[in-house]
RNA sequence: GCCUCAUCGAGACCGGCUGAGGGAUAGGCCCUUAGACGCCGGGGCAACCUACGGAAUGUGGCAAUUCCGCAAGGUGCCAACUCCUGCGAUGGACGUAAGUCCAUCGAGAGAUGAGUC
Numbered sequence: 001g002c003c004u005c006a007u008c009g010a011g012a013c014c015g016g017c018u019g020a021g022g023g024a025u026a027g028g029c030c031c032u033u034a035g036a037c038g039c040c041g042g043g044g045c046a047a048c049c050u051a052c053g054g055a056a057u058g059u060g061g062c063a064a065u066u067c068c069g070c071a072a073g074g075u076g077c078c079a080a081c082u083c084c085u086g087c088g089a090u091g092g093a094c095g096u097a098a099g100u101c102c103a104u105c106g107a108g109a110g111a112u113g114a115g116u117c
Stems, first nucleotide, its partner, number of pairs: 001117001003115006013042005021031003026085003043078003048074003052069006082109001087106008
């Protein structure tokens, strides 16, 4: 880095350094010199993987699978629904119509974890 699978409306701060942008992307909208973003120290949230404990299925016994707990290790995260929208479908409201708005679902894109390469 490609690919595969899973999840993405919950949750989470205090200092130090620096100094102008940042929120992936386009359009919005927001954060930000009352110092954002980033880096460092400490703290925390969470439970994807591992370890440990327990239960169920299964078996002659194992293996394996699922669920629960735990939070030591590996990650991740600590503004806003992935901040909203973008592509498609369905439904509804207004309208003679063109069309506009709203809702739901799906896809794409993105982020994180795990695995093969």
This is a predicted structure of a 117-nucleotide RNA (SAM riboswitch aptamer (S box leader)) from an uncultured Gemmatimonadales bacterium.